[in-house]
Molecule: transfer RNA
Organism: Fibrobacterota bacterium
RNA sequence: GCGGGUUUAGCUCAGUUGGUAGAGCAUCUGCUUGCCAUGCAGAAGGUCGAGGGUUCGAGUCUCUUAACCCGCUCCA
Numbered sequence: 001g002c003g004g005g006u007u008u009a010g011c012u013c014a015g016u017u018g019g020u021a022g023a024g025c026a027u028c029u030g031c032u033u034g035c036c037a038u039g040c041a042g043a044a045g046g047u048c049g050a051g052g053g054u055u056c057g058a059g060u061c062u063c064u065u066a067a068c069c070c071g072c073u074c075c076a
Base pairs, nucleotide, nucleotide: 001072002071003070004069005068006067007066010025011024012023013022019056027043028042029041030040031039049065050064051063052062053061
């Protein structure tokens, strides 16, 4: 230099044909218990890596770019 993959909640990951974002764990609150743990109910938590474009509408399509991983190649 070339090609491919990953990036979404604190962590691990889903997200179909573009229709406006979820699960598990963790955290907080309540119930349960003499207390804790377990169990149950609820809540909070996101500019979807960054910036543009297309569209009535973008996590999804497209362009540029960053980080990480894999493979290949050239020069010295």